[in-house]
Context: one part of a larger RNA
């Protein structure tokens, strides 16, 4: 390389936008680059294949032929793919309407709870644990009540839902803004799909600045356990945990399952529409589940939301260890991230 593969065995980029490129709907023409057909030239000898001869055979050598699958040139065909030139509505957008969600961004306001701090009632314990203890408390705690201040999450609704490319999102209201989805079938007429590079978005922690600090809480103290105990348990308690801005670029970024498309039996629940016209099932689009027929798979299981049965386009894979290392460049403030080896060794 031919090939085979990627849910669990190695292997799907974390996620969109999108350049280059690959591919690409139906109908006409018209062309003749790809394709195919013929012809004519070249395709150096030697050497491979074959016939046949010459050295007593072979090797080895002569002769012939036959290959040189390639290249150029010319005539031709025109199904397909291409290029042009027209048309067309089913892909895809557009528009009108109608409804839907924790979608996103900023602003306001709300209680419950938590801790502080103040007053007051009150008095000897309170907290904590498998027992303890350290901790707190006659300078009056802890428990009640009453007022204030703070910061941070939003009980119930709530769910097997919804909502968004992911990441992720949840009190409540206002503004702005996104968007899928259904009906109409009104316009445009292939505008499509993937997408190497780029680009943008990207949980937690981390870093920078400047703020803010209630709860928790890496590090650290200190108290038990223990043979130790640099832990599990408990007291405490910086960092962070929250806001602005700005960086970082990683996760078991999981459905461990890449995008689009078009086929293939069914039952059930649910979300959000449509019609229809009743009050009860039954249609239909489009999500979100569960269980199942073909098929499929090592099995586990997947099964119209496929792991079926196709096609286009990307990404990845090729034993185990060394190793996501080391080294070189890239990129960051750094911590480190990208890309990423080999000797060896079994």
């Nucleotide at each position: 390389u031919u090939g085979g593969g990627u849910u669990u065995a190695a292997a799907g980029g974390g996620u969109g936008c999108g350049u280059a490129g690959g591919c690409g709907g139906g109908c006409u023409a018209u062309u003749a680059a790809g394709u195919c057909a013929g012809u004519g030239g070249u395709g150096a000898a030697a050497g491979c294949c074959g016939g046949c001869a010459g050295c007593u055979c072979a090797a080895c050598u002569g002769u012939c032929g036959a290959a040189c699958u390639g290249c150029c040139a010319u005539u031709g065909a025109u199904a397909c793919u291409g290029a042009u030139a027209g048309c067309c509505u089913u892909g895809a957008g557009u528009a009108c309407a109608g409804a839907u969600g924790a979608g996103g961004u900023g602003g306001g306001c709300g209680g419950a709870a938590u801790u502080u701090a103040u007053g007051g009632u009150g008095u000897a314990g309170c907290g904590g644990u498998g027992a303890a203890a350290u901790g707190c408390a006659u300078a009056g705690a802890u428990a009640c009540c009453a007022u204030a201040a703070a910061g941070a999450a939003c009980a119930c609704c709530g769910a097997u839902a919804g909502c968004g490319a992911a990441g992720g999102c949840a009190g409540c209201u206002c503004a702005c803004u996104a968007a899928a989805c259904u009906g109409u079938a009104a316009c445009u007429g292939a505008c499509g799909c993937u997408g190497a590079g780029g680009c943008a978005c990207g949980a937690a922690a981390g870093c920078a600045u400047g703020g803010g600090g209630a709860u928790c809480g890496a590090a650290c103290a200190g108290g038990a356990u223990u043979a130790g105990a640099u832990a599990c348990c408990c007291u405490g308690g910086u960092a962070g945990u929250c806001c602005a801005u700005g960086c970082c670029g990683u996760a078991a970024a999981c459905g461990a399952u890449g995008a689009u498309u078009a086929c293939u039996c069914g039952a059930u629940g649910u979300g959000c529409g449509c019609g229809a016209u009743a009050c009860a099932c039954a249609g239909u689009g489009c999500g979100c589940g569960u269980c199942c027929a073909a098929g499929c798979g090592a099995a586990a299981g997947c099964g119209u939301u496929a792991a079926g049965u196709a096609a286009u386009c990307c990404a990845c894979c090729u034993g185990g260890g060394g190793a996501g290392u080391a080294c070189g460049c890239c990129g960051g403030c750094a911590a480190c991230g990208g890309u990423g080896a080999a000797a060896c060794u079994c």